[in-house]
Molecule: Guanidine-I riboswitch aptamer
Organism: Herbidospora sakaeratensis
Formats: sequence, structure tokens, C1' cells
RNA sequence: GUGAGGCGCACCUAGGGUUCCGCUCGGGUUCCGAGGCUGGUCCGAGAGGUGCAGGCGGCCGUCAGGCCGUUCCACGGCGGGAGAAAAGCCCGGGAGAC
Repeated sequence: GUGAGGCGCACCUAGGGUUCCGCUCGGGUUCCGAGGCUGGUCCGAGAGGUGCAGGCGGCCGUCAGGCCGUUCCACGGCGGGAGAAAAGCCCGGGAGAC
């Protein structure tokens, strides 16, 4: 310098806004308008948690498969995108830095 692999899913949390609910205010009060407002519905982490699956190694087994072990590290813009809107979501283990 180049190539391949390592990047799965579910639930939850940090976080996020405002489609719906609720709340507050106003009104012409079965409703309409405004407000993100502790919250519920909703979105939600590669570098957060838990679990399941998968990979690899060993042993057992005629086979199917079972059991045990292991699965490291990870600083990070600007800008753009989705959708109701925003975000630690996606672009992105990116650009860049060390």
C1' cells in the first nucleotide's frame, strides 16, 4: 500500500421532537386555534445495557445434534436525508484525528 472478514435481530435506556392522546391558554365551546409543556402513543444508539442468534476452537456422538470455552478494540466534525417532526436514527467503524 492492497484485498477479505469482523458491523445480525429483539427488548430497554441515554437522547429526540410534536402525528395522535393528555395538559395549559384563548375562543364563536359535541368543536376550533395556539403552545413542546412533567408525561403516554411514536422515533431511537458501531463506539450504551440485556437477551437471543451467528462465527471460531475443543470434547462427545453412527447420524441428527449436544456440552464447554471464546467473540477484542473503538476519539470523531461540517453538511445532507427520512418522516408528523427531530435526534446519539441513516449517509457513518464515513471525512478527519491519533